The prediction has a mean pLDDT of 81. A computed fold for a 584-nucleotide part of an RNA from Haloquadratum sp. J07HQX50, annotated as large-subunit ribosomal RNA, domain V. It matches the Rfam family "Archaeal large subunit ribosomal RNA". Gene Ontology terms of the family: ribosome and structural constituent of ribosome.
[in-house]
Context: one part of a larger RNA
RNA sequence: CUGGAGUCCCCCAGGGGGAAGCGAAGACCCUAUAGAGCUUUACUGCAGGCUGUCGCUGAGACAUGGUCGCCAAUGUGCAGCAUAGGUAGGAGCCGUUACACAGGUAUCCGCGCCAGCGGAUCACCGAGGCAUCAGUGAAAUACUACCCGUUGGUGACUGUGACUCUCACUCCGGGAGGAGAACACCGGUAGCCGGGCAGUUUGACUGGGGCGGUACGCGCUCGAAAAGAUAUCGAGCGCGCCCAAAGGUUUCCUCACGUGAGUCGGAAACUCACAGAAGAGCGCAAGAGCACACGGAAGCCUGACAGUGAUCUUCCCAACGAGGAUCGCUGACGCGAAAGCGUGGUUUAGCGAACCAACGAGACCCAGCGAUGGGGUCCGUUGAUGACAGAAAAGCUACCUUAGGGAUAACAGAGUCGUCACCCGCAAGAGCACAUAUCGACCGGGUGGCUUGCUACCUCGAUGUCGGUUCCCUCCAUCCUGCCUGUGCAGAUGCAGGCAAGGGUGAGGUUGUUCGCCUAUUAAAGGAGGUCGUGAGCUGGGUUUAGACCGUCGUGAGACAGGUCGGCUGCUAUCUACUGGGGG
Numbered sequence: 001c002u003g004g005a006g007u008c009c010c011c012c013a014g015g016g017g018g019a020a021g022c023g024a025a026g027a028c029c030c031u032a033u034a035g036a037g038c039u040u041u042a043c044u045g046c047a048g049g050c051u052g053u054c055g056c057u058g059a060g061a062c063a064u065g066g067u068c069g070c071c072a073a074u075g076u077g078c079a080g081c082a083u084a085g086g087u088a089g090g091a092g093c094c095g096u097u098a099c100a101c102a103g104g105u106a107u108c109c110g111c112g113c114c115a116g117c118g119g120a121u122c123a124c125c126g127a128g129g130c131a132u133c134a135g136u137g138a139a140a141u142a143c144u145a146c147c148c149g150u151u152g153g154u155g156a157c158u159g160u161g162a163c164u165c166u167c168a169c170u171c172c173g174g175g176a177g178g179a180g181a182a183c184a185c186c187g188g189u190a191g192c193c194g195g196g197c198a199g200u201u202u203g204a205c206u207g208g209g210g211c212g213g214u215a216c217g218c219g220c221u222c223g224a225a226a227a228g229a230u231a232u233c234g235a236g237c238g239c240g241c242c243c244a245a246a247g248g249u250u251u252c253c254u255c256a257c258g259u260g261a262g263u264c265g266g267a268a269a270c271u272c273a274c275a276g277a278a279g280a281g282c283g284c285a286a287g288a289g290c291a292c293a294c295g296g297a298a299g300c301c302u303g304a305c306a307g308u309g310a311u312c313u314u315c316c317c318a319a320c321g322a323g324g325a326u327c328g329c330u331g332a333c334g335c336g337a338a339a340g341c342g343u344g345g346u347u348u349a350g351c352g353a354a355c356c357a358a359c360g361a362g363a364c365c366c367a368g369c370g371a372u373g374g375g376g377u378c379c380g381u382u383g384a385u386g387a388c389a390g391a392a393a394a395g396c397u398a399c400c401u402u403a404g405g406g407a408u409a410a411c412a413g414a415g416u417c418g419u420c421a422c423c424c425g426c427a428a429g430a431g432c433a434c435a436u437a438u439c440g441a442c443c444g445g446g447u448g449g450c451u452u453g454c455u456a457c458c459u460c461g462a463u464g465u466c467g468g469u470u471c472c473c474u475c476c477a478u479c480c481u482g483c484c485u486g487u488g489c490a491g492a493u494g495c496a497g498g499c500a501a502g503g504g505u506g507a508g509g510u511u512g513u514u515c516g517c518c519u520a521u522u523a524a525a526g527g528a529g530g531u532c533g534u535g536a537g538c539u540g541g542g543u544u545u546a547g548a549c550c551g552u553c554g555u556g557a558g559a560c561a562g563g564u565c566g567g568c569u570g571c572u573a574u575c576u577a578c579u580g581g582g583g584g
Stems, first nucleotide, its partner, number of pairs: 008584007017576003021571002029405004034401002036397004042200005048193008058165003062161014076115001085147005092130003101126001103125003106121006169180004203216001204214002212233001217239006240388001241283001242345002247301007255279001258274005281290002284350001286348003305331009333342003356383005362378005412459001413457001414455003418452001420448006429439002466541001467539003471533001472530005479504003482499006507519004547565004551560003
């Protein structure tokens, strides 16, 4: 000389840094066996529609079916006079006198297997004709009764098709009448269609939720800390079967691998010998177990049977179902000489309630008795719920609502620091030689808390969210300006390093941008922090409501860190802090 700090009380004015200021039980996100609106090939229904049928609903005739009754006809294997429907009775039946007629001839009609059968005409003839008798599986259409198949006719009931009518009914008309017509309308009933409408559902776990996955029912090993138990979207793997033998029993046998030997034969086929506690095998995961067999082979079988218990487990230590295992008893069996063994598979996975349905030489009950039948109870077997102690069930919401949650996400903070930024150790190498002027791999160690993650600790009865702007403070890992060192420093310009934060670090174009790119300057146009400083300071371009368009996705409602146009920024300052002025 310059700068800073320090003193009690009060008033006025100011702009708003703080009071995670006031306002509104957060609208984002999640949760709720909370809502609502909307959608649909979610579920279940309801209107409504279509079609059939019945009622309202009557008459007639035609055609064509069905059932029943009546009449008439008809029924041909071969053999046999011949066109024998079946069964039963049966020794006679019909006719000759005439308003008549058996039979024959003739003519006509129908059927036909072409042999004949039935009927009509009385024109002619006419008094007998047919059975019983032989042959046939069966004997007379001689006669009588009942019935079957086929054909024709007829009657009743009924169906279908197309049609006519008028009287219901409908429509037009003031009426007369006309048009339509048993249809339509209306009502009942059955099937189909049926977000037009309604009621609902749309699971859980979860390092937020969604997407993914199943850690949602079971088995083994480790984790698991030498009893038992023990979690994570912990690590490694499996199951939802298979087998009529791969089950039961009796008897016999011993494996894998190796060595030696043996025609083809070799590393490896088959045979022999030695050695061989298991290094094999045991249907399938892993663990346990097993050769004096639980392994391999053969014989005979079906105990993989029926009934009824107990114990253990499932489910440590409370309770708990289905399921599983073990040990019995009773009956009937199998194998074995017998003792015995056998309640499937060496053992630990291979599983499922009630309702309902089907089945059963099952037990029983009901309708007065019996039958054809019907209904029910109990028991057993089978059928599935895998979200596996088991509701019958799809989505959207940015048009949204409520209750809550910082039990749970997005911003910010905090913790951490993989990632990021910066530094260090070592120094292989590059640098014409030379690690260290300069650059520096691999590997290792830190610092920071500017990136991005992770965690979910504060805040969901709300801490306003990107960028810009305004204004202030701080840090240094220094861009410029200052001082200094090395140089692969002649000088000039550089390169690298040390100290240093006093001051400075600007303008423009594009983009909402931060960032970046570009332009011309400049001594330089540094990097960070302050709730990614700063919305009770501004802005509102972006993001992130409601409107709308496009692309894509979706059946759709709608959706999209895809694009696009539009879209509200509250608050009178109490305290504190500060600025200016004043008083005691």
The full RNA is in RNAcentral, with records from Rfam.